[in-house]
RNA sequence: UAACUGGAGAGUUUGAUUCUGGCUCAGAACGAACGCUUGCGGCAUGCCUAAUACAUGCAAGUCGAACGAGAAAGUCCCUUCGGGGGCGAGUAGAGUGGCGCACGGGUGAGUAACGCGUAGAUAACGUGCCCUCUGGUGGGGAACAACCUUCCGAAAGGAAGGCUAAUACCGCAUAAGACCACAGAAUCCACGGAUUCAGGGGUUAAAGAUUUAUCGCCAGAGGAUCGGUCUGCGUAUGAUUAGCUUGUUGGUGGGGUAAAGGCCUACCAAAGCUACGAUCAUUAGCUGGUCUGAGAGGAUGAUCAGCCACACUGGAACUGAGACACGGUCCAGACUCCUACGGGAGGCAGCAGUAGGGAAUAUUGCGCAAUGGGGGAAACCCUGACGCAGCAAUGCCGCGUGAGUGAUGAAGGCUCUAGGGUCGUAAAGCUCUGUCGUGGGGGAAGAUAAUGACGGUACCCCACAAGAAAGGACCGGCUAACUUCGUGCCAGCAGCCGCGGUAAUACGAGGGGUCCUAGCGUUGUUCGGAAUCAUUGGGCGUAAAGCGGGUGCAGGUGGCACCGUAAGUCAGAUGUGAAAGCCCCGGGCUCAACUCGGGAAGUGCAUCUGAUACUGCGGUGCUUGAGUACGGUAGAGGAUAGUGGAAUUCCAGGUGUAGUGGUGAAAUACGUAGAGAUCUGGAGGAACAUCGGUGGCGAAGGCGGCUAUCUGGACCAGUACUGACACUCAGACCCGAAAGCGUGGGGAGCAAACAGGAUUAGAUACCCUGGUAGUCCACGCCGUAAACGCUGAUCACUUGGUGUUGGAGGUAUUGACCCCUUCAGUGCCGAAGCUAACGCGUUAAGUGAUCCGCCUGGGGAGUACGGCCGCAAGGUUAAAACUCAAAGAAAUUGACGGGGGCCCGCACAAGCGGUGGAGCAUGUGGUUUAAUUCGAUGCAACGCGCAGAACCUUACCUGGGCUUGACAUGUAGUGGACGGGUACUAGAGAUAGUCCUUCUCUUCGGAGCUGCUACACAGGUGCUGCAUGGCUGUCGUCAGCUCGUGUCGUGAGAUGUUGGGUUAAGUCCCGCAACGAGCGCAACCCUUACCUUUAGUUGCCAGCAUUAAGUUGGGCACUCUAAAGGGACCGCCUGCGUUAAGCAGGAGGAAGGUGGGGAUGACGUCAAGUCCUCAUGGCCCUUAUGUCCAGGGCUACACACGUGCUACAAUGGGCGAUACAAUGGGCAGCUUAGCCGCGAGGUGAAGCCAAUCCCAAAAAGUCGCUCUCAGUUCGGAUCGCAGUCUGCAACUCGACUGCGUGAAGGUGGAAUCGCUAGUAAUCGUGGAUCAGCUUGCCACGGUGAAUACGUUCCCGGGCCUUGUACACACCGCCCGUCACACCAUGAAAGUUGGCUGUACCAGAAGCCGCUGAGCUAACUUCGGAGGCAGGCGUCCAAGGUAUGGUCGAUGAUUGGGGUGAAGUCGUAACAAGGUAGCCGUAGGGGAACCUGCGGCUGGAUCACCUCCUUU
Repeated sequence: UAACUGGAGAGUUUGAUUCUGGCUCAGAACGAACGCUUGCGGCAUGCCUAAUACAUGCAAGUCGAACGAGAAAGUCCCUUCGGGGGCGAGUAGAGUGGCGCACGGGUGAGUAACGCGUAGAUAACGUGCCCUCUGGUGGGGAACAACCUUCCGAAAGGAAGGCUAAUACCGCAUAAGACCACAGAAUCCACGGAUUCAGGGGUUAAAGAUUUAUCGCCAGAGGAUCGGUCUGCGUAUGAUUAGCUUGUUGGUGGGGUAAAGGCCUACCAAAGCUACGAUCAUUAGCUGGUCUGAGAGGAUGAUCAGCCACACUGGAACUGAGACACGGUCCAGACUCCUACGGGAGGCAGCAGUAGGGAAUAUUGCGCAAUGGGGGAAACCCUGACGCAGCAAUGCCGCGUGAGUGAUGAAGGCUCUAGGGUCGUAAAGCUCUGUCGUGGGGGAAGAUAAUGACGGUACCCCACAAGAAAGGACCGGCUAACUUCGUGCCAGCAGCCGCGGUAAUACGAGGGGUCCUAGCGUUGUUCGGAAUCAUUGGGCGUAAAGCGGGUGCAGGUGGCACCGUAAGUCAGAUGUGAAAGCCCCGGGCUCAACUCGGGAAGUGCAUCUGAUACUGCGGUGCUUGAGUACGGUAGAGGAUAGUGGAAUUCCAGGUGUAGUGGUGAAAUACGUAGAGAUCUGGAGGAACAUCGGUGGCGAAGGCGGCUAUCUGGACCAGUACUGACACUCAGACCCGAAAGCGUGGGGAGCAAACAGGAUUAGAUACCCUGGUAGUCCACGCCGUAAACGCUGAUCACUUGGUGUUGGAGGUAUUGACCCCUUCAGUGCCGAAGCUAACGCGUUAAGUGAUCCGCCUGGGGAGUACGGCCGCAAGGUUAAAACUCAAAGAAAUUGACGGGGGCCCGCACAAGCGGUGGAGCAUGUGGUUUAAUUCGAUGCAACGCGCAGAACCUUACCUGGGCUUGACAUGUAGUGGACGGGUACUAGAGAUAGUCCUUCUCUUCGGAGCUGCUACACAGGUGCUGCAUGGCUGUCGUCAGCUCGUGUCGUGAGAUGUUGGGUUAAGUCCCGCAACGAGCGCAACCCUUACCUUUAGUUGCCAGCAUUAAGUUGGGCACUCUAAAGGGACCGCCUGCGUUAAGCAGGAGGAAGGUGGGGAUGACGUCAAGUCCUCAUGGCCCUUAUGUCCAGGGCUACACACGUGCUACAAUGGGCGAUACAAUGGGCAGCUUAGCCGCGAGGUGAAGCCAAUCCCAAAAAGUCGCUCUCAGUUCGGAUCGCAGUCUGCAACUCGACUGCGUGAAGGUGGAAUCGCUAGUAAUCGUGGAUCAGCUUGCCACGGUGAAUACGUUCCCGGGCCUUGUACACACCGCCCGUCACACCAUGAAAGUUGGCUGUACCAGAAGCCGCUGAGCUAACUUCGGAGGCAGGCGUCCAAGGUAUGGUCGAUGAUUGGGGUGAAGUCGUAACAAGGUAGCCGUAGGGGAACCUGCGGCUGGAUCACCUCCUUU
């Protein structure tokens, strides 16, 4: 600073991350529609579909001042009553004539075009009405309508005869001018022509009306307006449309038009268009503008305005200033209507309206009052243009549905942790206002004189009364807004992600809230966001994307200097860019929407003038780009011919004998007809070891023995020459591994197919034995590969280091041996920079430039169809329907691997003893049952919950009872005790009844306790351990798991915690972008092993005394007890180790390297276990799923499994004698001695609340005797009888004792378990629970071994690393056939329709041409001229025939594709995916796939070579 004011993102791929990339959302808009709702007004808008068909009415007439003719009704008068006259009235209506009807109004079918837009041209044109100017308007003539008469026709209409006027028609006169031909001069010029002037010759006009003002008429000139035509530029898609055109392109003559022109015609020539996209096909009216967008753009073309086109479909002309004419004509066609069947009529894409179509779009309204149009001199008439009204929330704008006060925070609803909170000042109540409304009154502007449809409208005043006036969507995230109930993967929701399987803020409802508001949502469409087609403003190593490689035309781009030009470019000016709209400033409706005035803008186009840096163009030069010549160099560069040795195989012969070969192991195969082995000779084909190398050459594919010939390219050094000759390259052309194809050769080895043998569940494979095409050569095709550096070509610039190949130079030498410099190649590492990261990094993926190719979500699909190529295989070009919300890249953390490295563990190995076999015990499964209560289920359920089911327990079953309840608290009412008892009766009992006994405190109100009734509530071992707390198991006593700060990384994350050592240990040391810390480890705790101190009763007894006896005196030294201490720390020595941490050994020591054992269990995992310990949300039951009782069951029994006990015997059994523990427990208890009993036990009464007494005997052991290898003197199951104890009660269903009985079993298949020292094994003892009951569990001591080379393997675990398509994490993921259902699509014998090409037939109407013997008013010189009818012809619409093209529809059958619930078969891929995978090609196979040949790394692992980095 009037007309500068502006750019936001989010959700969704993952365990998480970054990127790529699609899908979706938030915004705005609409001629909209639909759903729910609806008070008022203003201004706009309103068939987007069927350019489908239309009933009815209206939409174009007007002029008597151009002309002739001319009513009727009615009324008045007259009348001879037949009628006449005046007015009506020169009116109505019709006709001639003039003007208009080509405007206005509608629609968008056609049209891809000079149609439209824009800028021009017309020197190639027209223009009625209008304006200006000039000059005229004299004198005649003949008709035709109307009208009358006659006739035809159903009608529409028509025919004949007769009369008549004109501004209708026709001659004649006049001719300034105009036009025509002739010919002259001047000026201008773009050389085509134009203008002006003068000359004579020819042709050509006119109309009157009237109220006397004028209006007309004719000719000419000019203007204005409007139009015709032409041109430049712009204006849609498809190349799976590549060639098109014969009036086609041009010329000449002629015709035609207002006008240039193949516009038409004859002739001549053979051209014209096209890759800058012709032709063809499809779609479409164009523009101003509109919507959106920051803009650039994109989409669109309703209303308004400009242009075009069309008027039922097709064709045609007439009239006219203007039409090939929406409400005119003719013809053809379709359709509709009338008809007397002979013929006729019609065209709403005008306004209303109807039917139809459709999701969908209004009144058969009023008025010419205004604006505008036509006619007229005018009055006036006409005007569905227009002005208004009606309908519709269709849109925009405005207003209202009340305002103030009002806390008992009312009632009620909802919710609740039960207290409350919320709806909520909201309501009610009180006070007030009157927009709107209703009633009444007044009342415009729009109108310059008159005239108002709207309209008694807008507006104003008065009265009345809060009254009639709020809804819709949403509330998981995006996205503002939350709770309760119902439902239970159902019903449903959903724009995307996704909700719903019993606690849903996501479904439905209620309450509450949020957002808009007379609207709110949904659907559809457009733009935006989307930088997701990228000009602004993207990419192509791995995400989609560089052609396999080259040569190269067109095209694009192009070095240095000068001159010229001025096309691009820049500047100024002029014209234009209609109006409306957008924007700005003002004005008018109360505001706004709306509207008026002025301005700005319109980024464009054209013309003129100027500038000349750059680009272009023309010219002249230059040498640095490029190239040429001369001199050297290296090389598997190519082609042809020849030639060499080793090896395989085969053939012949010799020697020689039983095997050979092959594999994980085998077999097929070969071999006694002599193989394999070995020697000699020969044949033949193919390939060229070592050298050989991230060495070389080539454009790529590719190229490797040696020699010769021919030949292409590259590099280096220096001189000379040419003088921009260059770069890139669509199309085109050429080359192009392997496989494959054709023809002819060749064929040793190898080897698709094939055959056999193995492997396997199968094995169309991997392995083996054979073996054909092929592999080789010649010629010709094919044209593809992971044809890869997954990286197009060229040029320039930008720090370095190091190897290597080929040159050149320098220095200095015995030596180019090193060293330095430089050019060209080829590798590695790395700076800056780039990159999503990985990585790239002078050989760029850095920074720039030029050109080409390619990409735009995944799948369908590199497929179909079409074209081109090919002998074929096939290649190339290349879609769509449908379907999904992802597909993907890189990197991260985990997990996993039939990947790697290191390490540990009774993990294996080495040992000892078991289980699995038997009998029994116990638990489980299963079965059974009225019930066999419930839970636990791989390790980590199964002698587990249960540390103890006869009743109880008990939760289960049967039966019998109770209902405020067996148990808790409270309220109200009522009563009095409550309670107790060896009491009695009934009953299975619960229970019921009877009898006896019977209140306390008090402030006298009552309180305590208690029975009954009623109500709140109790109760539940009912469900959900997947709603939970708590507790527990497990990995695992494994060594791990984390954090703060810092640093690195865009980030997830990393670092620390990795590395080198070491440890039982993330234990410690060293190093290190880390430094520290926490939870774990260790230690601290308990126990055990040694010692000391203190203390000695109930313990102990060395010495003294004493006794039967530590019994007692005495003592506390010892043992022991239980308190406090000590002790062990790699502390000491040697060695190893890095001088460390530590390790090995040794000394000392009771103990030696955490001494042994225990307690102690990190972050977490398993939706692990438990709602039946307890607690608890929710749900469920409430005379029952609660509660009481009796009996039964949990103890069943064909069977299967787990855990144990006892055994099978002599290392033993039996009998006798005898020795030595420790931990514990005990008053409703342990129970002694003694006595009885064979015994279990009984009796008995001492002691003990415990270092005092008791349980209590320890057993194995030791010493004797016996048994002698047997189903036994082993073993004890089972059964019988008799008992004991506990208990109310041992039947179901206890333990024990005695006697008798005496089963299986002779060491246990596959498989499997425990244990590394006071351990295993073996022996007994105690305790908890408990009336009683143990082979279980938990403890205690006694006796007391073997073995460990070691870490290859099995299992589990830890750390590091690697690969991954896994993350529910390998019990993962995932591929293909087959079967079923559905969907879209290709092919297909055909069938059918649209459009269209070609050829031919046909030929209405009509224009034109020819003719015109027939007809004929105007003129006539009377001859005719002219005109008309008729006829013929050219052109030509419809129609027809034949044959093509193209696009659809449909089609038996058929092909693949996609999607679907937990279908079938296998296991192809992801890890070395168990045969590394993949690409191309060929063959084979149910299928994924397998095999051959060549290629790639986008292959793991190990080793080697080379190069690099660091020291």